[in-house]
Context: one part of a larger RNA
RNA sequence: UGACGGGGGCCCGCACAAGCGGCGGAGCAUGUGGCUUAAUUCGACGCAACGCGAAGAACCUUACCAAGGCUUGACAUCAUACUGACGGUUGUAAAAAUACAACUUCUCUUCGGAGCAAUAUGACAGGUGGUGCAUGGCUGUCGUCAGCUCGUGUCGUGAGAUGUUGGGUUAAGUCCCGCAACGAGCGCAACCCCUUUUCCAUGUUGCUAACAGUUUGUCUGAGCACUCUUGGAAUACUGCCGGUGUAAAACUGGAGGAAGGUGGGGAUGACGUCAAGUCCUCAUGCCCUUUAUGUCUUGGGCUGCACACGUGCUACAAUGGCUUAUACAAAGAGUUGCGAUACUGCGAAGUGGAGCUAAUCUCUAAAAAUAAGUGUAAGUCCGGAUUGAAGGCUGAAAUUCGCCUUCAUGAAGUAGGAGUCGCUAGUAAUUGUGGAUCAGCAUGCCACAGUGAAUACGUUCCCGGGCCUUGUACA
Numbered sequence: 001u002g003a004c005g006g007g008g009g010c011c012c013g014c015a016c017a018a019g020c021g022g023c024g025g026a027g028c029a030u031g032u033g034g035c036u037u038a039a040u041u042c043g044a045c046g047c048a049a050c051g052c053g054a055a056g057a058a059c060c061u062u063a064c065c066a067a068g069g070c071u072u073g074a075c076a077u078c079a080u081a082c083u084g085a086c087g088g089u090u091g092u093a094a095a096a097a098u099a100c101a102a103c104u105u106c107u108c109u110u111c112g113g114a115g116c117a118a119u120a121u122g123a124c125a126g127g128u129g130g131u132g133c134a135u136g137g138c139u140g141u142c143g144u145c146a147g148c149u150c151g152u153g154u155c156g157u158g159a160g161a162u163g164u165u166g167g168g169u170u171a172a173g174u175c176c177c178g179c180a181a182c183g184a185g186c187g188c189a190a191c192c193c194c195u196u197u198u199c200c201a202u203g204u205u206g207c208u209a210a211c212a213g214u215u216u217g218u219c220u221g222a223g224c225a226c227u228c229u230u231g232g233a234a235u236a237c238u239g240c241c242g243g244u245g246u247a248a249a250a251c252u253g254g255a256g257g258a259a260g261g262u263g264g265g266g267a268u269g270a271c272g273u274c275a276a277g278u279c280c281u282c283a284u285g286c287c288c289u290u291u292a293u294g295u296c297u298u299g300g301g302c303u304g305c306a307c308a309c310g311u312g313c314u315a316c317a318a319u320g321g322c323u324u325a326u327a328c329a330a331a332g333a334g335u336u337g338c339g340a341u342a343c344u345g346c347g348a349a350g351u352g353g354a355g356c357u358a359a360u361c362u363c364u365a366a367a368a369a370u371a372a373g374u375g376u377a378a379g380u381c382c383g384g385a386u387u388g389a390a391g392g393c394u395g396a397a398a399u400u401c402g403c404c405u406u407c408a409u410g411a412a413g414u415a416g417g418a419g420u421c422g423c424u425a426g427u428a429a430u431u432g433u434g435g436a437u438c439a440g441c442a443u444g445c446c447a448c449a450g451u452g453a454a455u456a457c458g459u460u461c462c463c464g465g466g467c468c469u470u471g472u473a474c475a
Stems, first nucleotide, its partner, number of pairs: 001475002003472003007469007015459002019423005026314008034305002042053002064300007073124001077123005083117002087104007106115003126289002129287003135283002137278003140274001142272001147186006153162003166177003192266004197234005203228001206224003211221003237260001240254005316416001321374005332363003337356002342351003382413001387408007429451007
């Protein structure tokens, strides 16, 4: 100087407390361990691994296993020799890769050759093989915590100290005052994006207050007021007033205002820590491999199942289930696509193909909600697992191993022990909608809106963190 202390002081955080809803019990989905296996590819392991890499394993993917093949190779560059287009179609054998046969078949040219391809040879290719403890790059984490440093000066023999400590204050090393310090840098804040209010411009594909027509649909004329669109501008700064405070910084109350003290979200992650993660994104040193640890193909596996754990979904019901009727969104996506009206089917879906490269058309029905009816406390008209049968869709192909529909079946479950998690407001809870990936496959992920709470006395205690101080046989 640090680090540590079941030392002290001050302060903060859904850290506790106050509340609301979960997990832990059940069934299923999904990941992991274990076991099994020819293989169940590999990585990730307290927080910070376990719906993680994987924004989507039937084949492919695929790295694993079995079997069948190839060896200058599936891919790149070059040299020598030799030959010819390469390729396409059909047939035979085969699980396919592949092998063979038949047919078809080239451009430029200075006529040397070149392009392209096959064969042979040689340089070499190749490796999702090892090492993340050889590395780059990228990432997680403490933590969006308020810290981390430097120059000059001064003090100290020196390691170092000072500044950065102290008194206030702040979300903040934020600002003020003081001070052997004076300044500065990386962080904080602001500048960026979304949202909330207004004004100006814009007026179709958007909108409809007034007027006219009307098939009653902004449908048409008409209009750009309004909503909205996307450009520009304004607004919030403790600016104003009272009080407190050191005529300070600031705090507290108020006015005005759409909004008030960082207005609400996002992006943004200092010096560093964990030899944290990744050699299977990519790049890369070294090592290993080279008729195989490379590469091609078919089939299987990654989906196995006594069990254990994590994360979710659905429930156990009446604030509810079912039936009928009737409302109100936002944000996205669409030409190998989204696919109306119509018709067929109980339905999944099918037939068909209007319109749309989209403020025009389509996906698109929002659902909880509301109104009426029903059953009346039961393992039920709760719950839907499991199983049987019949179908639909995608795709060469759905057996291992997809999703959906209908009929039948109707398991556990009557609120979950010890313990443990999230959340402070348009939040929790609850309700649907869309998108990426994607032929098909979503209870996951990412976004969107609807309805919409309770509680916070407070900092004694648990956990994590910041500053000062103290002890130390630790570095």
Predicted 3D model of a 475-nucleotide part of an RNA (small-subunit ribosomal RNA, 3' major domain) from an uncultured bacterium. The RNAcentral record of the full RNA draws on ENA and SILVA.